[in-house]
Transfer RNA from a Candidatus Woesearchaeota archaeon, 74 nucleotides, folded computationally. RNAcentral holds the sequence, with entries from ENA. It matches the Rfam family "tRNA". The family's RNA type in Rfam is transfer RNA. Rfam links the family to the GO term triplet codon-amino acid adaptor activity. Model confidence (mean pLDDT): 83 of 100.
């Protein structure tokens, strides 16, 4: 220098291909249970979907550029 993959909640990951209400588990908070705590049960809060721009009625998703990480090639 060239090619490919990945980036979404505090953490691990779905949703992306085929545009249409952003989800799950764990963690956290509150309540129940318990002598207390844990386990268990119920409820709740938490996301500018890596950044900038474009297309579209509508973008996590499509297109262009960039950044970071990983892999391959020279």
């Nucleotide at each position: 220098c060239c090619c490919c993959g990945c980036a979404u909640a505090g953490c691990u990951c779905a949703a992306c291909c085929u545009g249409g209400c952003a989800g799950a588990g764990c963690a956290c908070u509150c309540g129940g249970c318990u002598g207390u705590a844990g386990c268990c049960c119920g409820a709740g809060g938490g996301a500018u979907u890596c950044c900038c721009g474009g297309u579209u009625c509508a973008a996590a998703u499509c297109c262009g550029g960039g950044u970071g990480c990983g892999g391959g090639g020279a």